[in-house]
Context: one part of a larger RNA
RNA sequence: GUAUUGUCAAGGAACUCGGCAAAAUGACCCUGUAACUUCGGGAGAAAGGGUGCCUCGAAAGAGGCCGCAGAGAAUUGGCCCAACACCGUUUAAGCAAAAACACAGGUCUAUGCGAAACCGAAAGGUGAGGUAUAUGGGCUGACGCCUGCCCGGUGCUGGAAGGUUAAGGGGAGAUGUUAUAGAAUUCGAAGCAUUGAACUUAAGCCCCAGUAAACGGCGGCCGUAACUAUAACGGUCCUAAGGUAGCGAAAUUCCUUGUCGGGUAAGUUCCGACCCGCACGAAAGGCGUAAUGAUUUGGGCGCUGUCUCGACAAUACAUCCG
Repeated sequence: GUAUUGUCAAGGAACUCGGCAAAAUGACCCUGUAACUUCGGGAGAAAGGGUGCCUCGAAAGAGGCCGCAGAGAAUUGGCCCAACACCGUUUAAGCAAAAACACAGGUCUAUGCGAAACCGAAAGGUGAGGUAUAUGGGCUGACGCCUGCCCGGUGCUGGAAGGUUAAGGGGAGAUGUUAUAGAAUUCGAAGCAUUGAACUUAAGCCCCAGUAAACGGCGGCCGUAACUAUAACGGUCCUAAGGUAGCGAAAUUCCUUGUCGGGUAAGUUCCGACCCGCACGAAAGGCGUAAUGAUUUGGGCGCUGUCUCGACAAUACAUCCG
């Protein structure tokens, strides 16, 4: 000096991104136990008391003895706010265990069975020795209260009058060739060759409807009330329709440490409000929610060498001397 341990005056998070690490709590018995709640919980809530040995006694209990100390050693610290319902799963042993995945439940959609979907050239197989209370796919994610408006665009489903439209069918016509005709420029039957208009014809597209728990979208300007301010109200332009309920400086708020209140002596975080939502919003769900958690954020108590600020000790190693 390093590692692993132990102890510490006074203070007690002043350390630090952050109480990281450590300390603290801890067994059993008794008492006692709040908000909230889905009535199961929360809960071992919290908080408090007891614990050895001897004698008597059936026991309850009573009396006594010793120590600083009787679970003489010995594995939960507790509370509040927000997000995610929960148990579970995962980024392999090298950042991340989570708010991500899953989940029961909800909903949409496909599929009538030789099912749809999927693997395979096929045969064949999975689905399933199942049959719509089934199976596949998408989204959402317990539960409670709910889930508004828009079908103009894109998609999907249905429709079929009309328009457009392929090969095929069709073959008008055209061109080449030339028997013939002509003095010649040329004309030119049939055949053959090369083309080829009308007409006929599917799906699709155009078109017509439906459909948003399909992809998605959900306005602007101006004026107005007997202080001021604001605008229930009016005007106007545009749109497929102009954001409803609920929530809101939010895991979303740039300006911003918004403003007010709370907590602190002092709080860019936190909690409760306000609403001017740069740029919340209803199954890429909205808002609540008991329980749950090695989750995230903030706070309090207790506790401590995290720190003020370091000291001492033990063991091992390094180093030095023999």